Transfer RNA from a Myxococcales bacterium, 72 nucleotides, folded computationally.
């Protein structure tokens, strides 16, 4: 340098055109307990950036950035 894949809460991940963007772990708070832990209930917080298509984009297209793989 060519080609291919990936980018979503703090972390791991689901969502492949219209659903309140969901779940697990974490964190915070309540209940429970003499206290902690466990358990349980609630809360917290996300679509890498720019443009395009569309009535509607996390999702499709183009470019960029970052990461991974492969060929030379």
């Nucleotide at each position: 340098g060519g080609c291919c894949c990936c980018a979503u809460c703090g972390u791991c991940u689901a969502g492949u055109g219209g659903u309140u963007a969901g779940g697990a772990c974490g964190c915070c708070g309540g209940c429970c307990u003499c206290u902690c832990a466990c358990g349980u209930c609630g809360g917290u917080a996300a679509c890498c950036c720019g443009g395009g298509u569309u009535c509607a984009a996390a999702u499709c297209c183009c470019g960029g950035u970052g990461g991974g793989g492969u060929c030379g």
It matches the Rfam family "tRNA". NCBI's taxonomy places the organism under Bacteria, Pseudomonadati, Myxococcota, Myxococcia, Myxococcales. Its mean pLDDT, the model's own confidence on a scale to 100, is 80.